[in-house]
Context: one part of a larger RNA
Molecule: small-subunit ribosomal RNA, central domain
Organism: uncultured eukaryote
RNA sequence: UUGCAGUUAAAAAGCUCGUAGUUGGAUUUUGGGGGUAAUGAUUUGGUCAUGCUUUAUUGUAUGUACUGAAGCAUUAGAUCUUUCCUUCUGGGAUAUUAUAGUGCUCUUUAUUGAGUGUUAUAAGAAUCCAGAUCAUUUACUUUGAAUAAAUAAGAGUGUUCAAAGCAGGCAUUACGCUUGAAUACAUUAGCAUGGAAUAAUAGAAUAGGACUUUGGUUCUAUUUUGUUGGUUUCUAGGACCGAAGUAAUGAUUAAUAGGGAUAGUUGGGGGCAUUAGUAUUUAAUUGUCAGAGGUGAAAUUCUUGGAUUUAUGAAAGACUAACUUCUGCGAAAGCAUCUGCCUAGGAUAUUUUCAUUAAUCAAGAACGAAAGUUAGGGGAUCGAAGACGAUCAGAUACCGUCGUAGUCUUAACCAUAAACUAUGCCGACUAGGGAUCGGUGGGGCAAAAUUUAGUGCCCUUUCGGCACCUUAUGAGAAAUCAAAGUUUUUGGGUUCUGGGGGGAGUAUGGUCGCAAGGCUGAAACUU
Numbered sequence: 001u002u003g004c005a006g007u008u009a010a011a012a013a014g015c016u017c018g019u020a021g022u023u024g025g026a027u028u029u030u031g032g033g034g035g036u037a038a039u040g041a042u043u044u045g046g047u048c049a050u051g052c053u054u055u056a057u058u059g060u061a062u063g064u065a066c067u068g069a070a071g072c073a074u075u076a077g078a079u080c081u082u083u084c085c086u087u088c089u090g091g092g093a094u095a096u097u098a099u100a101g102u103g104c105u106c107u108u109u110a111u112u113g114a115g116u117g118u119u120a121u122a123a124g125a126a127u128c129c130a131g132a133u134c135a136u137u138u139a140c141u142u143u144g145a146a147u148a149a150a151u152a153a154g155a156g157u158g159u160u161c162a163a164a165g166c167a168g169g170c171a172u173u174a175c176g177c178u179u180g181a182a183u184a185c186a187u188u189a190g191c192a193u194g195g196a197a198u199a200a201u202a203g204a205a206u207a208g209g210a211c212u213u214u215g216g217u218u219c220u221a222u223u224u225u226g227u228u229g230g231u232u233u234c235u236a237g238g239a240c241c242g243a244a245g246u247a248a249u250g251a252u253u254a255a256u257a258g259g260g261a262u263a264g265u266u267g268g269g270g271g272c273a274u275u276a277g278u279a280u281u282u283a284a285u286u287g288u289c290a291g292a293g294g295u296g297a298a299a300u301u302c303u304u305g306g307a308u309u310u311a312u313g314a315a316a317g318a319c320u321a322a323c324u325u326c327u328g329c330g331a332a333a334g335c336a337u338c339u340g341c342c343u344a345g346g347a348u349a350u351u352u353u354c355a356u357u358a359a360u361c362a363a364g365a366a367c368g369a370a371a372g373u374u375a376g377g378g379g380a381u382c383g384a385a386g387a388c389g390a391u392c393a394g395a396u397a398c399c400g401u402c403g404u405a406g407u408c409u410u411a412a413c414c415a416u417a418a419a420c421u422a423u424g425c426c427g428a429c430u431a432g433g434g435a436u437c438g439g440u441g442g443g444g445c446a447a448a449a450u451u452u453a454g455u456g457c458c459c460u461u462u463c464g465g466c467a468c469c470u471u472a473u474g475a476g477a478a479a480u481c482a483a484a485g486u487u488u489u490u491g492g493g494u495u496c497u498g499g500g501g502g503g504a505g506u507a508u509g510g511u512c513g514c515a516a517g518g519c520u521g522a523a524a525c526u527u
Base pairs, nucleotide, nucleotide: 004498005497006496007479008478012495014367016365017364021360022359023358026252031081032080033079036076037075038074039073040072042070043069044068045067046066047065048063049062050061051060052059087132088131089130090129091128092127096123097122098121099120100119101118102117103116104115105114106113137200138199139198140195141194143192144191153183156166157165168178169177170176210246211245212244213243214242215241216240217239219237220236221235257357258354259353260352261350262349263348265346266345269343270342271341272340273339276320277319280316281315282314284312285311287309291302292301328335329334372413373412374411375410376409377408382406386402387401388400389399424494425493426492428486429485431470432469433468436465437464438463439462441460442459443458444457445456446455474481475480500527501526502525509520510519511518512517
């Protein structure tokens, strides 16, 4: 590993990318034909034997007997179907075949024919030597050799039984005979060997490809030309460069895998600029006059220097109501006034293209709410800290009045959240339904208003979304879940994490950070 768990009990990294790693679609020889050998049972003959039977070796039954035939089944190994088993050279030994000579048996008119023995010559089955030439490489599996004993398994054996031990047994009885001391297991790696399914791997696309001839260039030199020496040729063997020919000459398919292209769309996706809306606060002007705020009730607070309130325009900074949804987009965080520009994406459609390019991912990287940090800007609102007023036994809170940092923005950090669907990603299957969003195909309706331009609605088909409802012959401890199903009937691929509660996300070390802190991360002890 087989064989755990991860919604809520411990445990899915916030999210995406991504290298190593792991895993990875289908497809290439299958099928058929007639033989051979072995084994098995069956059917059917013959011989023999034994019974029974009969005039009659006639009939019949049986067989660890002998020997045929037939089809059937299983196994093995050849062979043919376009189907190399590496290819050659030399040598030895045969089985066998052919030719020739020569015997024997049968046969024929006949060395005519058949069978058989022998001699010579030739050919000669991978059968084994030894020399060259090559050859896709593995995993896997079969068998074998090899793998120390003791231990453990296990055979034999009356240690008196047994745990043990490797002994022992027999006898004519002191001379002797004789059997053992098995076997199996022994997993990775290595060696040898058969197989060729499965999984990888390589091959011919700029043919520098294969095979067959052939021509050059060049190197080497064994024999033979009576001998020795030289040169050249022939011949044999390397290497290199051409030419021609042969061939069914050579590119699998186009994954309800993936990428690309094109088309019309789609969205509150992103960035920059632009524009709008009311509210709030402030200051100004304006009208009135005694209170206003605020609360459970009050007070702090503001007010004839006119508060609150009314009106008028103004400024500032923030925000984007209603429309707003079990709706959309985005990897997540997140995203909502108008318009313009830039930009990326999804889904859909296509009689388009490439052809495995893919999935998931240690390391590594991008983004990452809020709070916080640094330096600017801005500071309307709200508002940690702080100050008061209340409440209260107390109140360092809840309520109220102020109010700094902050809240907004630019440039940089930080990298965490109940970053939650507390549910990794990719793929397949298993069930019914109606809505809805975005495409596509088909059909229908509305043509009215005043022209253009978009159209709009309904039915239906089919992909892809966010969700929902009902049911489980499914799952679960249940709540519940179409996934949390297809799991003891346990294996689709891949990553991460957890192993009683505390101590503790602490200490220490490392690393990142300006810091705050982040990431990694124990133990003693306790229960």